[in-house]
């Protein structure tokens, strides 16, 4: 150089012939039980605004398109990982 795979919360890892993003775990906080602590069970858990756990808007590696709508299709770029030369 060329070809093909990956990227999506603080981890892993769903969600694929577009259609509520983050399903389920782990970690983490908060409380419940306990004399106390393990363990067991409930809640919460991207971000900006905001008094709010309201409402609103934003968010899937980055930059564009296609579309009513895009983690999914197209291009294009970066990064890692394998294959050829």
């Nucleotide at each position: 150089g060329c070809c093909g795979g990956u990227g999506u919360g603080g981890u892993g890892g769903a969600a694929u012939a577009g259609g509520c993003a983050g399903a389920c775990a782990c970690a983490a906080g908060g409380g419940a039980c306990u004399u106390a602590a393990a363990a067991u069970c409930c809640c919460u858990c991207g971000g900006a605004c905001g008094a709010a756990u309201a409402a609103u808007c934003c968010g899937u590696a980055c930059c564009g398109g296609u579309u009513c709508a895009a983690g999914u299709c197209c291009g294009g770029u970066c990064a890692c990982c394998g294959g050829c030369a």